[in-house]
Context: one part of a larger RNA
RNA sequence: UGACGGGGGCCCGCACAAGCGGAGGAGCAUGUGGUUUAAUUCGAUGAUACGCGAGGAACCUUACCAGGGCUUGAAAGUUAGGGAAUGAUUCUGAAAGGAGUCAGUCAGCGAUGACCCGAAACUAGGUGCUGCAUGGCUGUCGUCAGCUCGUGCCGUGAGGUGUUGGGUUAAGUCCCGCAACGAGCGCAACCCCUACCAUUAGUUGCCAGCGGUUCGGCCGGGGACUCUAAUGGAACUGCCCGCGCAAGCGGAGAGGAAGGUGGGGAUGACGUCAAGUCAUCACGGCCCUUACGUCCUGGGCUACACACGUGCUACAAUGGCCACUACAGAGGGCAGCUACAUAGUAAUAUGGUGCAAAUCUUCAAAAGUGGUCUCAGUUCGGAUUGGGGUCUGCAACUCGACCUCAUGAAGCUGGAUUCGCUAGUAAUCGCGCAUCAGCAAUGGCGCGGUGAAUACGUUCCCGGGCCU
Numbered sequence: 001u002g003a004c005g006g007g008g009g010c011c012c013g014c015a016c017a018a019g020c021g022g023a024g025g026a027g028c029a030u031g032u033g034g035u036u037u038a039a040u041u042c043g044a045u046g047a048u049a050c051g052c053g054a055g056g057a058a059c060c061u062u063a064c065c066a067g068g069g070c071u072u073g074a075a076a077g078u079u080a081g082g083g084a085a086u087g088a089u090u091c092u093g094a095a096a097g098g099a100g101u102c103a104g105u106c107a108g109c110g111a112u113g114a115c116c117c118g119a120a121a122c123u124a125g126g127u128g129c130u131g132c133a134u135g136g137c138u139g140u141c142g143u144c145a146g147c148u149c150g151u152g153c154c155g156u157g158a159g160g161u162g163u164u165g166g167g168u169u170a171a172g173u174c175c176c177g178c179a180a181c182g183a184g185c186g187c188a189a190c191c192c193c194u195a196c197c198a199u200u201a202g203u204u205g206c207c208a209g210c211g212g213u214u215c216g217g218c219c220g221g222g223g224a225c226u227c228u229a230a231u232g233g234a235a236c237u238g239c240c241c242g243c244g245c246a247a248g249c250g251g252a253g254a255g256g257a258a259g260g261u262g263g264g265g266a267u268g269a270c271g272u273c274a275a276g277u278c279a280u281c282a283c284g285g286c287c288c289u290u291a292c293g294u295c296c297u298g299g300g301c302u303a304c305a306c307a308c309g310u311g312c313u314a315c316a317a318u319g320g321c322c323a324c325u326a327c328a329g330a331g332g333g334c335a336g337c338u339a340c341a342u343a344g345u346a347a348u349a350u351g352g353u354g355c356a357a358a359u360c361u362u363c364a365a366a367a368g369u370g371g372u373c374u375c376a377g378u379u380c381g382g383a384u385u386g387g388g389g390u391c392u393g394c395a396a397c398u399c400g401a402c403c404u405c406a407u408g409a410a411g412c413u414g415g416a417u418u419c420g421c422u423a424g425u426a427a428u429c430g431c432g433c434a435u436c437a438g439c440a441a442u443g444g445c446g447c448g449g450u451g452a453a454u455a456c457g458u459u460c461c462c463g464g465g466c467c468u
Base pairs, nucleotide, nucleotide: 007468008467009466010465011464012463013462015458016457019421020420021419022418023417026313027312028311029310030309031308032307033306034304035303042053043052064299065298066297067296068295069294070293077122078121079120081117082116083115086103087102088101089100090099091098092097106113107112125288126287128286129285130284134282135281136277137276138275139273141271146185147184148183149182150181151180152161153160154159165176166175167174191265192264193263194262196233197232198231199230200229201228202227210220211219212218236259239253240251241250242249243248315414319373320372321371322370323369324368331362332361333360336355337354340351341350342349343348380411385406386405387404388403389402390401391400427450428449429448430447431446432445433444
């Protein structure tokens, strides 16, 4: 000077408390450990690994294993030689590949050029090792309020002061004081979305006002309104009252769509963990070079006595089933989204229409109304298994999704313990997108619908800040 203390003081945070809903018990999905295996590729491992890298493992991916091939190589550059390119086809093979046959004879006067084959050589290649040699990127403390510098002053010096103190704040935020005076990186603001209004603009919207109507904004017509998307305004403790030296605090105050940071996002200081990543990429060193490179077929990454994490579905009546009937937002769409009709119980198929899309299309469920079930392992629950099908795709055996008939398991609210959340939040309901031929998505990222309870308080648990 720091760090630490079951030392002290002050303060904060869904940290506790007050509440609501979960996990831990069941079945399944998924990740991990372990075990197994020819291989079950590799990495991530308290918080900060474990629905993580993976925003999609049947082949491919793929890095792993078995077997079959190649060796200047699968790809790129330079230099001889030969041949247009290319197409068809035979044998062999699981394929990769190997051995042939036939057709074809490019552009340019030419030199040569494009493309293909190919010897030799220089180069290649490596998801091989080291994240404890590194860059870059990332997690975490933590959106916590801190971390420093110049000059001056103090101290022999390390260093201190400033940054401490009294108030105040979400904040090293601001005020007052002070051997300090200033400054920088952070805080805040500037950026985006959202809530209100105005202006500009009408191939969405509107009978608002008029006319027509096949009753559909459908047509004429209109820019008022909704909306769309550009510009601007608006909130600053500005006004009032009380307290206070001030900063500021309090007020069911006024006005206002919004009030004291309005709500949300982006934004992450100096640094810490030799944190993570050599498998995104880059890169030093080391290692392999007829193999640790590379091509192919098949298998594996999907195994299963077991253990853990994260989820989904339930155990039911605030419910299940049947019928009828409303209301979104944000996205996507041409090898695509598909209206509509027909066939089929259905998945889907066939025909067919519109749309490169505010124009066409995809487009809710919970809720509501009526009926039924009456507390039961049930009309709860849907695992598992058998049969039949549909679709994608060379190909669904290992190992796809979906439909349908049958089957109907565990489960009656879950021990110790533990997690999330303070408002349009939790809870609950569906919808969309990326990846993608298809899909193991119950995941991730978004979107809207319905819509709570509670916070006395800071003694205690956890983490953090300041002074000592």

RNAcentral holds the full RNA, with entries from ENA, Greengenes and SILVA. Small-subunit ribosomal RNA, 3' major domain from an uncultured bacterium, 468 nucleotides, folded computationally. Its mean pLDDT, the model's own confidence on a scale to 100, is 84. Rfam family: Bacterial small subunit ribosomal RNA.